[in-house]
Context: one part of a larger RNA
Molecule: large-subunit ribosomal RNA, domain I
Organism: uncultured fungus
Parts: sequence; structure tokens; C1' cells
RNA sequence: UUACGAUCUCAAAUCAGGCAAGAUUACCCGCUGAACUUAAGCAUAUCAAUAAGCGGAGGAAAAGAAACUAACAAGGAUUCCCCUAGUAACGGCGAGUGAAGCGGGAAUAGCUCAAAUUUAAAAUCUGGCGUAAAAGCCCGAAUUGUAGUCUAAAGAGACGCUAUCGGACAUGAAUCUGUUGUACAAGUUCCCUGGAAUGGGACAUCACAGAGGGUGAGAAUCCCGUCUGGACAAUGGGUGAGUGGCCAUAUGAGGCGUUCUCAAAGAGUCGAGUUGUUUGGGAUUGCAGCUCUAAAUGGGAGGUAAAUUUCUUCUAAGGCUAAAUAAAGGCAAGAGACCGAUAGCAAACAAGUACCGUGAGGGAAAGAUGAAAAGCACCUUGAAAAGGGAGUUAAAAGCGCGUGAAAUUGUUAAAAGGGAAACGAUUGAAGCCAGU
Repeated sequence: UUACGAUCUCAAAUCAGGCAAGAUUACCCGCUGAACUUAAGCAUAUCAAUAAGCGGAGGAAAAGAAACUAACAAGGAUUCCCCUAGUAACGGCGAGUGAAGCGGGAAUAGCUCAAAUUUAAAAUCUGGCGUAAAAGCCCGAAUUGUAGUCUAAAGAGACGCUAUCGGACAUGAAUCUGUUGUACAAGUUCCCUGGAAUGGGACAUCACAGAGGGUGAGAAUCCCGUCUGGACAAUGGGUGAGUGGCCAUAUGAGGCGUUCUCAAAGAGUCGAGUUGUUUGGGAUUGCAGCUCUAAAUGGGAGGUAAAUUUCUUCUAAGGCUAAAUAAAGGCAAGAGACCGAUAGCAAACAAGUACCGUGAGGGAAAGAUGAAAAGCACCUUGAAAAGGGAGUUAAAAGCGCGUGAAAUUGUUAAAAGGGAAACGAUUGAAGCCAGU
């Protein structure tokens, strides 16, 4: 307010953006975690820090720039290979287990936070608006701290010296490379057989191509390819001269030296005890639980505990990081002294299918007409199925159809039938084929 509507509150539908719990899991990381076995028994040991199980990723993962190795004339992140070495060591010192430094290679790459007052000024960022891109504007985050600077090999400050200096974007000549496509050798000549020539005979051709496949039978020359290389076209990627406008530009950034100055570096952590586990690690290699729990000229390591002392070497308790490496899954290729349909995957086929089991789970059989369907028109008997003719075809090979063995089964024909059948010898009989 007649109604429609407006405003407020609530709900629903649709939903920009954002999130991903599931699957896969060959390789990788973390957790958990056996036993069979071996020890000629068995309990520690071994199998094994394995399998099964759980969780999490990536194209690789993990590790990684030393709280390292060493004891040398020292080396210098990680990973992988060779060696060290079946060694040191562990071990009912039994069975067995079993590294690392060095050295030689593959590949190489280094960095970043926290911790200082920018303190004469939060200089920072998400979101929204805006711009070609910037600038700019507005909320919000943020002083319980966002930027800049700095990271131990240092560094900051100060004072000298030096003279090194852009950035991103768009377009893009040229060049390198990947993928895809196009074209690129030579008989379909004659005769014979045949359904068909790719076979036989004759005469030719190419060959860096006579690998392979297809085509109505064994095809270098019919088709696709194969060989050799370049060419052309399309498209992707890398490098990128040049050009264009934009932004920034010295009171800045960087390099070297000196040192009167300053100088922070990760805590329930390191470490100790104890229990368990693990390791070659042995008075304890790593890890975990509990108890105790630090320091700052400090701390860790220096493979035999502890005290004192000296020396060496690193700087833990924050983080990022290609390559060399792995790979029974996936995707994309290539090959084979492999198998050839009871083989080879369980599966050459509508196969993890049908089927079985409440379920976990188990789990088959099954390839081939023909060159071409030309897959039997039409007539005829029959209710039909089917049969008889006819036709296709090289051939019915007639649809579970190439070939079509054997055991075995049915039917038909012939023969035989006392001593089971079978077998040997001998002599006959019947049928069929050929000849006379």
C1' cells in the first nucleotide's frame, strides 16, 4: 500500500574465486614390523633394520654448502661408479655379519633468513579502483615489526683510492633445433599354365634402394615403403642483431685497501643419566622415551672411560638449491638365435569377461568360409523344418564353413559264429580294380 512496488530482517535457489579427503604407486621418503629359513638341535644371533601393513610425494625423490674429513706439503656441499674390502670391526668370536677416510672417475653451483635503531620520520604488503604497462587513489594488514642493509668465507661504521654500471615489455632480421606433412629409381613388354600370375620361358631396367608389407599363388622394377640426401610447406622451442615506446638513472649501485671504532649468530636445545632399539662402532654409531638440564675468550668433533693441559678443525639446535643417480607403473618408439592357439600373459576373440562363492576371493573355454558374399535367385514336394532340381564359385569351402588323422559312437551293406577274441602256417571262397 487496492494492487504492483520500495525499504528492513530472515531463508532458499544459482553460485566468481578458493580448497582437495580419492585413485595410481615400478622407482623415492617416513613410520611400523614378523616368521619360514641358517646355525645340521635351539634361546642371543641369522633371515632383516627385509616381507606384509600404514602415511606422503615427484618426474625423479632424497641429500646438499660442514658443529666435515683429517693429522698431510693437508683437503673442502651433496649424489653416483671403481677401488679401499670381504679389509678394520661386530659375532653362543659359532653360523655368519661388515663399513669409512684416502686415491681414480661421472656431474658440478651456490645461496638465504632470524639475531643491530631507517629512527630526522613503515621507507613494506594483500584486496579494490585505475593504467597499454606504470604511476596514482581507497579500505585493510602491520611497531607483539612489514621493507632496505647483513649471514661468519663474514659484516657494519669511518677514512682513502678506483671508475665497473641500466631494467622489464613488445616486435623481430638471421641462425640452431624438434614435430608433422609434400615430392623425389627401375617392366605391369611378349608366349604358356591358371579362376586369378607375383609361377615357367623370352627379352629388358634400377640399385648406397634385392629390409619389410600389400596386391585374386614365390613381385627389387604394380602400390606403400626401403637407400641417399638435400628441397619445399606448416607449426613449436632456443639464441637473438636491430627497432619501438615505457620505467629508472649518480646525493645511487659496485670494486680495492687501511683499521683509532663497533660487532648481534637459532634452548627443554646441546650435554649427562637411564631404558629400549639400531649399527661394523667395540667403557655405546645413530634414533626414541623418561629424569636432570647448560654455556658465551662459548660450544661440538678429534672411533677406549675419567682428570689436568696443549694443539687441530668446524660453528649445531632455521631454510632454499639444478646436474651426475633410480625406475617390473604410465606415455612414446625400436628390436629379438623368445612362444606360435593344451604354447606364449589368466586373457591373440564382447577377459579379469562368463561362471562359482554370503564374503575375502577363485576364475575359464573360445582364432582360420572364400580372391570376392558372388552367403544358393528361380521351379518343385512339404504345414514347416527339410528335401529334389537349378544356380554361384577354381572348388561348396554353404556361415563353429581351410585341411579334417586316430581312439571312439551310430547307421547301412557284406561275411562269419563248437573250442573267448586275437596270432602263425597252409589251402580255399566272395567282392572290387586292371587286363585277356